[in-house]
RNA sequence: UUGAUCCUGGCUCAGGAUGAACGCUGGCGGCGCGCCUAACACAUGCAAGUCGAACGGUGACGAGGACUUCGGUCCUCUGAUCAGUGGCGGACGGGUGAGUAACGCGUGAGUAACCUGCCCUUAUGAGUGGAAUAACGUCUGGAAACGGACGCUAAUACCGCAUAACGCAUUCCCUUGGCAUCUAGGGAAUGCCAAAGAUUUAUCGCAUAAGGAUGGACCCGCGUCUGAUUAGAUAGUUGGUGAGGUAACGGCCCACCAAGUCGACGAUCAGUAGCCGGACUGAGAGGUUGAACGGCCACAUUGGAACUGAGAAACGGUCCAGACUCCUACGGGAGGCAGCAGUGGGGAAUAUUGGGCAAUGGAGGCAACUCUGACCCAGCGACGCCGCGUGAGCGAUGAAGGUCUUCGGAUUGUAAAGCUCUGUUGAUAGGGACGAAGAAGUGACGGUACCUAUCGAGGAAGCCGCGGCUAACUACGUGCCAGCAGCCGCGGUAAUACGUAGGUGGCAAGCGUUAUCCGGAUUUACUGGGUGUAAAGGGUGUGUAGGCGGGGAAGUAAGUCAGAUGUGAAAUCUAUGGGCUCAACUCAUAGACUGCGUCUGAAACUGCUACUCUUGAGAGUCGGAGGGGUAAUUAGAAUUCCCGGUGUAGCGGUGAAAUGCGUAGAUAUCGGGAGGAAUACCGGUGGCGAAGGCGGAUUACUGGACGACAACUGACGCUGAGACACGAAAGUGUGGGGAGCAAACAGGAUUAGAUACCCUGGUAGUCCAUACUGUAAACGAUGAAUGCUAGGUGUGGGGGUGUAAACCUCCGUGCCGCAGUUAACACAAUAAGCAUUCCACCUGGGGAGUACGGCCGCAAGGUUGAAACUCAAAGGAAUUGACGGGAGCCCGCACAAGCAGUGGAGUAUGUGGUUUAAUUCGACGCAACGCGAAGAACCUUACCAGGAUUUGACAUGCCAAGAUCCCGGCGUAAUGGCUGGGAUACCUCGAAGCUUCGGCCGAGAGGAUGGACACAGGUGGUGCAUGGUUGUCGUCAGCUCGUGUCGUGAGAUGUUGGGUUAAGUCCCGCAACGAGCGCAACCCUUAUGGUCAGUUACUAACACGUAAAGGUGAGGACUCUGACAAGACUGCCGGGGACAACUCGGAGGAAGGUGGGGACGACGUCAAAUCAUCAUGCCCCUUAUGACCUGGGCUACAAACGUGCUACAAUGGUGGUUACAAAGAGGAGCGAGCUCGCAAGAGUAAGCGGAUCUCAAAAAAGCCAUCUCAGUUCGGAUUGUGGGCUGCAACCCGCCCACAUGAAGUUGGAGUUGCUAGUAAUCGCGGAUCAGCAUGCCGCGGUGAAUACGUUCCCGGGCCUUGCACUCACCGCCCGUCA
Repeated sequence: UUGAUCCUGGCUCAGGAUGAACGCUGGCGGCGCGCCUAACACAUGCAAGUCGAACGGUGACGAGGACUUCGGUCCUCUGAUCAGUGGCGGACGGGUGAGUAACGCGUGAGUAACCUGCCCUUAUGAGUGGAAUAACGUCUGGAAACGGACGCUAAUACCGCAUAACGCAUUCCCUUGGCAUCUAGGGAAUGCCAAAGAUUUAUCGCAUAAGGAUGGACCCGCGUCUGAUUAGAUAGUUGGUGAGGUAACGGCCCACCAAGUCGACGAUCAGUAGCCGGACUGAGAGGUUGAACGGCCACAUUGGAACUGAGAAACGGUCCAGACUCCUACGGGAGGCAGCAGUGGGGAAUAUUGGGCAAUGGAGGCAACUCUGACCCAGCGACGCCGCGUGAGCGAUGAAGGUCUUCGGAUUGUAAAGCUCUGUUGAUAGGGACGAAGAAGUGACGGUACCUAUCGAGGAAGCCGCGGCUAACUACGUGCCAGCAGCCGCGGUAAUACGUAGGUGGCAAGCGUUAUCCGGAUUUACUGGGUGUAAAGGGUGUGUAGGCGGGGAAGUAAGUCAGAUGUGAAAUCUAUGGGCUCAACUCAUAGACUGCGUCUGAAACUGCUACUCUUGAGAGUCGGAGGGGUAAUUAGAAUUCCCGGUGUAGCGGUGAAAUGCGUAGAUAUCGGGAGGAAUACCGGUGGCGAAGGCGGAUUACUGGACGACAACUGACGCUGAGACACGAAAGUGUGGGGAGCAAACAGGAUUAGAUACCCUGGUAGUCCAUACUGUAAACGAUGAAUGCUAGGUGUGGGGGUGUAAACCUCCGUGCCGCAGUUAACACAAUAAGCAUUCCACCUGGGGAGUACGGCCGCAAGGUUGAAACUCAAAGGAAUUGACGGGAGCCCGCACAAGCAGUGGAGUAUGUGGUUUAAUUCGACGCAACGCGAAGAACCUUACCAGGAUUUGACAUGCCAAGAUCCCGGCGUAAUGGCUGGGAUACCUCGAAGCUUCGGCCGAGAGGAUGGACACAGGUGGUGCAUGGUUGUCGUCAGCUCGUGUCGUGAGAUGUUGGGUUAAGUCCCGCAACGAGCGCAACCCUUAUGGUCAGUUACUAACACGUAAAGGUGAGGACUCUGACAAGACUGCCGGGGACAACUCGGAGGAAGGUGGGGACGACGUCAAAUCAUCAUGCCCCUUAUGACCUGGGCUACAAACGUGCUACAAUGGUGGUUACAAAGAGGAGCGAGCUCGCAAGAGUAAGCGGAUCUCAAAAAAGCCAUCUCAGUUCGGAUUGUGGGCUGCAACCCGCCCACAUGAAGUUGGAGUUGCUAGUAAUCGCGGAUCAGCAUGCCGCGGUGAAUACGUUCCCGGGCCUUGCACUCACCGCCCGUCA
């Protein structure tokens, strides 16, 4: 990661750090640090000299003397300075990290195998001679560098002789110690070896020997990166003898001899790398790292070599070779910044060609002193760490401005302003150090630090973030664009995620980003992980090395433990103090440095040595079980084939067929024969085997396990890297065999195709022998061994007790189950529990068990086994749903059974499409399409064309005023407009006051006109920003909650189960008990009778009355009207059921099991519909997307679809005649009657705001007559003519009437719809809308059926269960190919 959950597991972030770099920004100081890259190349300057007290010379300046031509010359003294001879030092100091995987480094030892200048201590000595040479001079070569020849000369330069031992070498003796060679001390003999002087007389040097100190050399133990896709390496190699060489040991080198040496405890090879003290991180263990400081090593342009020297195989020495650069007269020469600065180059990137020897240290010198880019300082760099500042207090009209806003306000915010202060820092001025030791003198830093005074809030804040992780939110812009992003992810018109602004959070002279390391990461698990299903147990055994190992007693002391001691450099770290004002920094003391060595002690545990024991293991005797293995022999059933008989037309095969076989005789059946393979029944979650695996019977050979016994051995054991052996099926080689089956292949089907599934054939193969292969979901997806830890119940083998039943016990093999374990599922004495030992294996998914390499194989292939790149997941178990051409139960006009339709015709109407200036817009599976629209000629109207208008057709506020109304005329397509006349002096209401109650006055309010601005207005967009309303699943029976319980959790339980119901309706049971929304009931209507009331309704009796009539009086009986109660509740009886719920039947009843119908629609689903009913956020238009007018359009029409109407006719049409409703409507209305008209209708007109009058005639039905099966006396479209009505107006574009015309159509393909009773079908009537205009819609009654066996199937739904890689939920997910 999921809808949610738990787990596994990777990815990512928050922390710290840096020799850093980059972006934005930048006030000060202190302390540090600063080429990580090109060990690339280097101009220039400097970085190692010094000593005249070693020497011969040079000889400035000065002093004295002499001479003088007065210019000067000579002598003596002093003697700065300088090249050379000589001495010491250039082996230190400074740089760098290329090489090096090594005794290089670290640590601890060793040298009985070694050296050591200068320094210190001690002892002794320094006598006497000699020969040269540079400098210098002369000559000379060369461009230069650099020389050459001849001649002179000195020494602390060089060489003899003497003196010699406590020296060195050889030999011998004694003693000590040791480690084989030997060592230390003493003694004897022989041989050999020294010296140098200088001077200021203080000293400094010289030689020999011994010792010390310091510095080095060599050897050894241990430790020190990665790779086995590097497994063998090695000839001076390993050792010996001898000689050489070295300061010294050694194959260090050489000659000869031997054949060794190293390696799975990783040799060799390859890659990478200076090592350490330390540094960073971490709780620690660890991991990473080796800048600066300190120790060691290595190197100095590359490679090699030696010389000198105490010391070098020498950074600023020499020689040779290579590359490069420079000079050149072309013959030759010169050079080496990985010293300090600096330059070029490389790079993301790293500083001044600074000052000084004042301090510390070094070289030389007796010293003065000289030299010192070591060092001390300064400069540059926010590179790091630390410190300080950019002000402090008071200050609410909560100012202005900004931002947001619900327009009220909120926030910025005590923030500012203002008032009162301070002076860190800064500026200026004055004073002014420590660092100097050692009496004086001596300071680069530096007029620096520091102190004082003055000035003045004055000069000093940014960066990043604000979706979650993660502290911090709003507005605008943008609109999957621009962009952001560490991960998840934001952005497609309301973005807290982009950009900007305001606000806010964090840090602060810095802040972010990038890179790298550690952490988090218990994500390599020593501390501290795992492997049944997540990645992970080897296919199985035998066994080598290795690891581990039973009981007792004894010794030892390797491991182990304790004490002491040496070492573990300094710095670092920790603690405590001290010094810079603090801190960083630094000084002191202590601790630590977990390590290594030595000595002493302990003896439990491990090891080792020897002894012992029996329980582990093995052996022995007896016994039974078994498809354990190998070989041989043999049996019956069946298939196929062959031969013969009988027999005739089919057989075979399938979902259905066909290919195939068969009249040349099949299939079937009988008899005989051949051949191969496999072994029915027994047979079993039974047996055996290490696993793979093993099945007729018999024989031979042979392995293992088990039980009983207890008198043998005495730990002999477990595991097991490599190794070896075995190892299903398929496959391979050779030789056999081949009945059946059967890859490949062929044919037939299926199919859109069918290289498949099905059918007919059929070859390898399957079988045997032999040799390979070496893999499987080789699985219990569970390595082997040992011990321990409740039980119950089967089964195989053995034993014991027992008459039997049964019980006990050992070894196997199953199921259930406790504790425990587990992420859960599950496991649970056959552990996945608790422990021990050993082996194997894992470390995100993909790439990939692939590539390359090695090994194996005849091949196929096997084994070992990566990386680049890519993703943020992949995965396990369980949960809720949805889904399944899974299962079970149930329901519905869902199917079936029926009736009537639709789909064909004509027409009406709606839609798509097309057309158009416009054909306004919306609705699109069910759930759009006679839908919004309960009614488009104008209007409506939203559309189009043209015209005209701008505070507006409509609302509110303000101001002003002489305005309003009526009748004409002109003009326009029309409105607007222009103009004449008249009326009134605007109109209505009217508080207070006055009043003769008639009124007067009239504040104020409203109406109407004009004007300016706020604003109006929008059927413009977004139904995916919304409210409200509605559709649908569905009137389906469901949807939930509280508490409790179970589960780590999501969740479960309840709501499941057994019955039952229309129903989660009810009953019973149950870790559940209750409750809510739904169901039902309550409401309306209808069906029955009753009571009450009765006019406009009704009329039985009475009376009157008519041609007739409730027409009239009257009545309250009936019908009816409409109010009230009643009635039905499974109440009663019987059967069933569990004595329940309920169900079946019956009685009674107008009605019987929710009586019929309606209203009523749970949690929710469809981003379902509607911004054009209305309301509304945001966006858009504002002389137009608003408003007005005229005309047109919404009515177009090739073909297409939906919904209706009318028909096709005789159950009918037509003519005549004659009955019976309900529910409604009516005043700008319904309109009787009468007259006229064929009619539509007209004229006139009574009644009625209606149980009274009107619409109003109900129609089908009934009766009489006619038509006689035809495109008709069916059907009525279309068209013509003439009329009527409504309306300002029927041309586009209304309805109706009459006459005439008389189209298609003769019952409708595939398909598809409605309906279960007063229903379908059929018949008419009314109403809304409406001036007029229904075949539509909403209602009403009349006539009035058929069928339902049943739930297999189609569709939809409910419950339970199962599978799942789906959860946007099968219209899902997902694989391959192509683009």
Overview:
Small-subunit ribosomal RNA from an uncultured bacterium, 1379 nucleotides, folded computationally. The sequence is in RNAcentral, with records from ENA, Greengenes and SILVA. Its mean pLDDT, the model's own confidence on a scale to 100, is 84.